Predicted 3D model of an 87-nucleotide RNA (c-di-GMP-I riboswitch aptamer) from a Bacillota bacterium. The prediction has a mean pLDDT of 78.
[in-house]
RNA sequence: AAAUAAUGUAAGCAAACCUUCUGAAAAGAAGGGACGCAAAGCCAUGGGUCUAAAGAGGAUUAAAUCUAUGACUGCCAGGUUGCACUU
Numbered sequence: 001a002a003a004u005a006a007u008g009u010a011a012g013c014a015a016a017c018c019u020u021c022u023g024a025a026a027a028g029a030a031g032g033g034a035c036g037c038a039a040a041g042c043c044a045u046g047g048g049u050c051u052a053a054a055g056a057g058g059a060u061u062a063a064a065u066c067u068a069u070g071a072c073u074g075c076c077a078g079g080u081u082g083c084a085c086u087u
Stems, first nucleotide, its partner, number of pairs: 005087002012037002017032006035074001041080003045077003048072003055066002
């Protein structure tokens, strides 16, 4: 200096839930709050999941239904970057 996996400390992130705001919704942002997390940092690239406003649909204004151009990386891969200490 590099790699590996596990333990502990400091620092870090923050699920559910509550409040306010944004949004058609899914969801997101801020504050509180901690279930957890060694990449729970970043990237929607592949799979997966959620939503269905607009559009399609329909005898018509309707309903079922279809559809991502909307979301989720704290679902799984992949890519990329990376902190202190101990063995």